[in-house]
RNA sequence: AACCGAUAAUGGCAAACUUACUGAAAAGUAAGGACGCAAAGCUACGGGUCUAAUGCUGAGAAGCGAUGAUCGCCGGGCCGCCGAA
Numbered sequence: 001a002a003c004c005g006a007u008a009a010u011g012g013c014a015a016a017c018u019u020a021c022u023g024a025a026a027a028g029u030a031a032g033g034a035c036g037c038a039a040a041g042c043u044a045c046g047g048g049u050c051u052a053a054u055g056c057u058g059a060g061a062a063g064c065g066a067u068g069a070u071c072g073c074c075g076g077g078c079c080g081c082c083g084a085a
Stems, first nucleotide, its partner, number of pairs: 004083002012037002017032006035072001041078003045075003048070003055064003
């Protein structure tokens, strides 16, 4: 230094759920709360998934559709703490 990852140390994050706010929704933010996490830090670049307001189609019911969302779905990129085997 690269890989690797302890029932180690120091700290960190926070699922479900509840409340408030934002949003058409998916979802997000804040507080509470811990299921978990060695990148559960950052990044929508590739794939996946969710939503479908505007728009298009339709007589209607409804359908299509990302410019919306998700990095705690997977991969890629960037950065980073500790050091037993």